[in-house]
RNA sequence: ACGGGCUAGAGCGGGGCCAGGGGUCCCGGCAUCGCAAAUCCCCUUAGGCGACUCGAAUGCCCGGGGCGUUCUGUCAUACUUGCAUGCCCUGCGCCUUAUGCGCUGAAGUCCUGCCUUGCGUGGCGGGACAAUAUGUGAACCGGGUCAGGCCGAAAGGAGCAGCCCUAAACUUAUUGUACCGUGCUUGUAAGAUACAGGGCCGAGCUGACGGCGUAGGCUCCUUGCACUUGUGCCAUGGCUAACCGGGUGCCCAU
Repeated sequence: ACGGGCUAGAGCGGGGCCAGGGGUCCCGGCAUCGCAAAUCCCCUUAGGCGACUCGAAUGCCCGGGGCGUUCUGUCAUACUUGCAUGCCCUGCGCCUUAUGCGCUGAAGUCCUGCCUUGCGUGGCGGGACAAUAUGUGAACCGGGUCAGGCCGAAAGGAGCAGCCCUAAACUUAUUGUACCGUGCUUGUAAGAUACAGGGCCGAGCUGACGGCGUAGGCUCCUUGCACUUGUGCCAUGGCUAACCGGGUGCCCAU
């Protein structure tokens, strides 16, 4: 130096949980498989049992290094939600200005009209009742007169139809009575408050914008404080690639 065999060794890390280590759970990742184990399970100075792969090397151990990545925290920023707040929203009141109106009379007040309601009067409409008048009006259980016919020796008699009168009833007209209804008239009382008219009085009334006060409200907006999530800087901690340095068996044979 070459070949063969064996062994040490290696086959990831973090979070969570935990007194601590490992696992089922979660994350990153190039990083074997199986068994037991969220009522948590196994173990105690570090996982237990078994298998597989690589295997003295570009591998492993120690140190350095640290692309990159991750946890946590402060700060900044944006978002979500909540609470509070501020004339931010709304109502009311007050002040004043611009403006407009006003001695051809403001505001206020009184009267009247219009309007509403109650109680009356009348009108209109409706049917009902009563009285009067006209007309109609009984085949039978109204009256009168009764042709014909019937009865009778006769005088006469009963008596249908017809006609007349009337009863009940019906129609029309007039008048009257009470009743019902009535966005018709009018009287009266009360009410209501815009408008119209008139009177008294004699100088204000209105007032956007703005300001103040007060009462409510978070729909919008401002501000503050918490919450959720994302991003960014920084800090602590963890892991880690490249890379660098050091260390690193045994046996056989040629």